Predicted 3D model of a 350-nucleotide part of an RNA (small-subunit ribosomal RNA, central domain) from a Betaproteobacteria bacterium. Rfam family: Bacterial small subunit ribosomal RNA. NCBI's taxonomy places the organism under Bacteria, Pseudomonadati, Pseudomonadota, Betaproteobacteria.
Context: one part of a larger RNA
RNA sequence: UUGGGCGUAAAGAGAACGUAGGUGGUUUCUUAAGUUUGGGCUUAAAGACUGGGGCUUAACCCCAGGACUGGCUCGAAAACUGGGAGACUAGAGGAUGUCAGAGGAAAGUGGAAUUCCGAGUGUAGCGGUGAAAUGCGUAGAUAUUCGGAGGAACACCAGUGGCGAAAGCGACUUUCUGGGGCAUUCCUGACGCUGAGGUUCGAAAGCUCGGGGAGCAAACAGGAUUAGAUACCCUGGUAGUCCGAGCCGUAAACGAUGGACACUAGGUGUCGCGGGUAUCAACCCCUGCGGUGCCGUAGCUAACGCGUUAAGUGUCCCGCCUGGGGAGUACGGUCGCAAGACUGAAACUC
Numbered sequence: 001u002u003g004g005g006c007g008u009a010a011a012g013a014g015a016a017c018g019u020a021g022g023u024g025g026u027u028u029c030u031u032a033a034g035u036u037u038g039g040g041c042u043u044a045a046a047g048a049c050u051g052g053g054g055c056u057u058a059a060c061c062c063c064a065g066g067a068c069u070g071g072c073u074c075g076a077a078a079a080c081u082g083g084g085a086g087a088c089u090a091g092a093g094g095a096u097g098u099c100a101g102a103g104g105a106a107a108g109u110g111g112a113a114u115u116c117c118g119a120g121u122g123u124a125g126c127g128g129u130g131a132a133a134u135g136c137g138u139a140g141a142u143a144u145u146c147g148g149a150g151g152a153a154c155a156c157c158a159g160u161g162g163c164g165a166a167a168g169c170g171a172c173u174u175u176c177u178g179g180g181g182c183a184u185u186c187c188u189g190a191c192g193c194u195g196a197g198g199u200u201c202g203a204a205a206g207c208u209c210g211g212g213g214a215g216c217a218a219a220c221a222g223g224a225u226u227a228g229a230u231a232c233c234c235u236g237g238u239a240g241u242c243c244g245a246g247c248c249g250u251a252a253a254c255g256a257u258g259g260a261c262a263c264u265a266g267g268u269g270u271c272g273c274g275g276g277u278a279u280c281a282a283c284c285c286c287u288g289c290g291g292u293g294c295c296g297u298a299g300c301u302a303a304c305g306c307g308u309u310a311a312g313u314g315u316c317c318c319g320c321c322u323g324g325g326g327a328g329u330a331c332g333g334u335c336g337c338a339a340g341a342c343u344g345a346a347a348c349u350c
Base pairs, nucleotide, nucleotide: 003322004321005320006319007304008303012318014201015200016199017198021194022193023192025088026087027086028085029084030083031082033081034080035077036076037075038074039073040072041071042070049065050064051063052062053061054060091191092188093187094186095184096183097182098181099180103177104176105175106174107173108172109171110154115149116148117147118146119145120144121143125136126135162169163168206247207246208245209244210243211242215241216240220236221235222234223233258317259316260315261314262313263312266295267294268293269292270291271290272289273288274287275286276285299306300305323350324349325348332343333342334341335340
C1' cells in the first nucleotide's frame, strides 16, 4: 500500500506464441450505458459546524440554519467513452517483382591436423619443465617416407560483418523449410497492440536407454613444488565431450535496459535494397527506406552515463520491487527417474 520506482542502489519474467481481460486509427447517422445538468424521494434522531437562547459562568442542555456523502427515480443535453448501422485508408495483412543472409532440418562429400596400426630408412635417445622427475625407448622409440583405420572440429575468407524471438548459428553440395529488406501502391478494410493463466522453444552441466570414442579431460593415480599442497606445473587417465531417442528447464540466459506506437538537432563509419546525376562501364557524388556501430544537441540522470537503436517527451498493456541478515532457507503444494526446479514464509537479530 496513497504513492514512488525497476542500466549500475531492491526491482524487466531466458525467449516467443497466444486465451480471458485491458486498450485501440479517420469519418457520417443513430442510441443514451458511462458522462454533464435540472426536479422529486431518501440519506432517523443524537453528534460535528454556524448563529442564537437557558442554568451566576463553563461543562451541559434547548432552538434555528447550513453543510456533508451516497442511493433510487423522472426529465434534458449529445462533445467525449461505450453500443448499433454505414463509409474510408495513413495502422495491420495480402498480391506481384526482386534481393541479402553461419536462420532451421535431413542426406551426402572434402581437405589439413592429432592419435593408433602395418611397412621402409635410421640409431640412442625422446618427452617434459623455472629446474626436474614420473613416463616412453635397443623387444628399436623420437625423427623421416609410404600405405591404412577411426573420431571430432572446420585454418585462411572473417569484418563493433550477416541471420535468428531468445538460446544460438561458420568447410562444401543437394533436397525440404521459416523469417526479413526493398520496389510497385494492385487488393482486404482496423482485421491492431499487449497479454493473467496456458502452451512451445530454451547454452553448459547432469540423468535414462542404445551406439561411438581420435583429441581433450572432472574424478582418480603417479612425478614435482611446498612447512604442508587433498592445488597451481608435469606424465598418465575414466565419466563426459560426439550420434539416435527421451528427460532436466537452469546461467553474469546481460544491452544487468519488457513489448508496441508516436514525437524530439546533427556528424561520421558499415551491411542490404531502390531512385537521381554522371559514365563505354564499374566507382565517386546527391538522395529514400531498412539494419548495425561510434561521437554528440536539447532533455534526462545521484553520478557514471543515455542521447531518433533513449536511460528524452507521451499513450497502452504485462512482469517485478518496498531496509540488511535469517533465506531463495523451512513447511506445504506442483513438476522431475534423480540431481533438483518452480512457488515461497516466520521466529529471532541489526